[in-house]
Molecule: transfer RNA
Organism: soil metagenome
RNA sequence: CAGAACGUAGCGAAGCCUGGUUAUCGCACCUGGUCGGGGACCAGGAGAUCGGCGGUUCAAAUCCGCCCGUUCUGA
Numbered sequence: 001c002a003g004a005a006c007g008u009a010g011c012g013a014a015g016c017c018u019g020g021u022u023a024u025c026g027c028a029c030c031u032g033g034u035c036g037g038g039g040a041c042c043a044g045g046a047g048a049u050c051g052g053c054g055g056u057u058c059a060a061a062u063c064c065g066c067c068c069g070u071u072c073u074g075a
Base pairs, nucleotide, nucleotide: 001074002073003072004071005070006069007068010027011026012025013024020058029045030044031043032042033041034040035039051067052066053065054064055063
């Protein structure tokens, strides 16, 4: 320098192709309860406007453009 993949709660992932109004799940976290238990189970709860900016649209995590970051491949 060229090409490809990825970027979504503290961590890991789904949702994107086929746009649709409350963004889902697991672990972790908080509160309460039960059990002998710093652990387990049960009930409830908080947390991401989806890497950034702009565009298209009635409506964007999803489509388009540019940029940033990470990884891989090639030179």